Predicted 3D model of a 361-nucleotide RNA (Bacterial RNase P class A) from an Acidimicrobiia bacterium. A source record names the gene rnpB. Rfam family: Bacterial RNase P class A. It is annotated as a ribozyme.
[in-house]
This record gives sequence, C1' cells and structure tokens, in this order.
RNA sequence: CGAGUCCGCUGGGCGACCGCGGUGCGGUCUUCGGAUCGCAUCGAGGAAAGUCCGGACUCCACAGGGCACGGUGCUGGGUAACACCCAGGCGGGGCGACCCGACGGACAGUGCAACAGAGAGCAGACGUCCUGGCCUCCGGCCAGGUCACGGUGAAACGGUGGUGUAAGAGACCACCAGCGCCGCAGGUGACUGCGGCGGCUCGGCAAACCCCACCGGGAGCAAGGCCAAGCAGGGAUCGGGCGGCCCGUCCACAGAUCCCGGGUAGGCCGCGCGAGCCCGUCGGUGACGGCGGGCCCAGACAGAUGGUCGCCGCCGGUGCUCACGCCGGCACAGAAUCCGGCUUACAGGCGGACUCACGUC
Repeated sequence: CGAGUCCGCUGGGCGACCGCGGUGCGGUCUUCGGAUCGCAUCGAGGAAAGUCCGGACUCCACAGGGCACGGUGCUGGGUAACACCCAGGCGGGGCGACCCGACGGACAGUGCAACAGAGAGCAGACGUCCUGGCCUCCGGCCAGGUCACGGUGAAACGGUGGUGUAAGAGACCACCAGCGCCGCAGGUGACUGCGGCGGCUCGGCAAACCCCACCGGGAGCAAGGCCAAGCAGGGAUCGGGCGGCCCGUCCACAGAUCCCGGGUAGGCCGCGCGAGCCCGUCGGUGACGGCGGGCCCAGACAGAUGGUCGCCGCCGGUGCUCACGCCGGCACAGAAUCCGGCUUACAGGCGGACUCACGUC
C1' cells in the first nucleotide's frame, strides 16, 4: 500500500422561540370528579419492526398414571427460561484470519429417488471380452458365462497390485479405506490415539411416516381487579274511604323517600424501582456471577415526542472552476403490559484484534 476476516461503538451537534404528553410544587375556579395558568423536571430505538421462540404477571382448569398432539435432539457450562449465549468435539468450506451445520436412530417396520441410463434397491448384460452351436465365414445370428473395461447418472454393491480363470469376479492373498466388536491409554464428557479380531463391504433420504430420549395444561393487559350515573328489577315505609285513634275491611296500584345485589356508560388501578442502568473490584478461558458505590430513566388511551430560525458537520446538485455563495436532503424506522433472545431493515462514521499478497529497509 492493496485485498479480506472477526468484534465493539455511533446513528447529525449546539443554541433560541412556539407547541404537545407525564410528574412534582404553587395560584385561580369548581358541579369536589376535575379544569386552567405559572415554575421546575422528564419525554422513542438499536432495532420501538416481524410477533418467530422463552419467561414474568393475570384469570380459568387440575388426585395419580396413560393415550393423542406439538416441540427439542453432539458434549460440558451460563441463565428465571429458551429453539438463545459461551467453551469444546465431530463433519464440511476457505491459501489463511475465519465461516457453516435440527449434528439421536436407515439389520424395528413402511416408503421415496426426476432426467439420463442395459440396470436405481431380494441389482443390472447396451458395447467390448469368453464358451458352444449355426450360416451366405475379414463378418453375422442364436443360446449361455462374466460386472474386468467403456458408457449414463447426484448416486451403479470398496481401492491398488497379484493369484486364478475359457473370459472374469473378495473366488482367494497382501496392503489401504470403511463398518462392527474387544482391550489399553488420555479426557468430567462429546470424542481421540494405539493394538487386536471378524465377515470381506451391508449405499442415500427421518425439516418422509416412524422409533428412542427429554420437555410442554389453556387463554392472554381487549389478561384481570376496584368504584359506579341513568334505565329496568327486588325490598321497606308513607296514601284515600268506613268523620277521634288502633285493628280490620274496601279502593288505588300510581307516586314519593330510603335500602339491596348484579352491572352498562364513565372513571380508577394493573402501568413504570426493574431478571434495571453506570462505575469500580473480585472469581471464571468465556458466556456469566459475587460484592461495593452512584443514578431514577416515556407511560398515552384515539393515543404526546412536533414546528420555525441561527451557527456548524456530512451528502447531492449548481453558480464568472471555486477563497466563497445558493438550493435541497440528513439512513432504517418509531413505544402501547413488561423483560431475555432470534430474525429482518439501515445513508454515513469511529475504534480494536487478526489474515493473505506485493514493495522497501
């Protein structure tokens, strides 16, 4: 200097004015619910998004066990939990830094494999090769042998060399690869290394059904709870006549007052102190955890977080091509019960560690 890998951070800055939402204090008004004004203070994100996983919280259900259904699937650890994260193993890719992997089981059973090809799952004879027979005999036909070679395919029932044979073949032998079993050694473990034995080989797909192991009750803040106008409902008392009053009886069953439970409109809570953030220190390879100190950081309910101006920064365009000016823009996006993840979108900028190539000293 060029090309690249991984990790972390940032996401226009400062100021003024106007406006909006929350909280606190104070003033005024009030139908006592609140309204309004002033001051102070706070007011979107790394993804607030997709709503794909995991939880908190709430209500409902629930003796125990099983079936069904769904999910997860190498090992050890982290965590409230996870399909997440960390460390490692194995497999694959890259010269490398590094990246990717739902990574249990295919002799429990069922099933699948386009096109090409002779043959694709109890394999297979198209051409070459070999044996026998026949004929019109430099060749062809028929019957058989053989998977050694060619050819097809993503995949063709181990590879190389030899023995053997009519030609061949794990038919047999040596070495190698692979599978299974056993032993020893290392490791918490996944697994690895070494040695021995075996039949000579037995393929792929389980994000196909399935089998095995483990996990999972359902619905979700429009959860759920509290107060409760009016209307309707239920109850109590009160009425008029029988000329004092009570009982009784008849009439009216209408109204007034009070009470009751459920609950609509409406209001309030849930709802912002939390698996919280920052700094330091200790333990740990790390994810993370312990301890100490400091901080308070949106909470609406038709839903606030906006607008204007000045200076600066960046980008694009443009003007007597550049000292300067003018115009436009500032990525993706945007809370609605909360939290931990994953995934997706994202202009530009900053920092750190590392790899490869070339040049120079």
The sequence is in RNAcentral, with records from ENA. NCBI's taxonomy places the organism under Bacteria, Bacillati, Actinomycetota, Acidimicrobiia.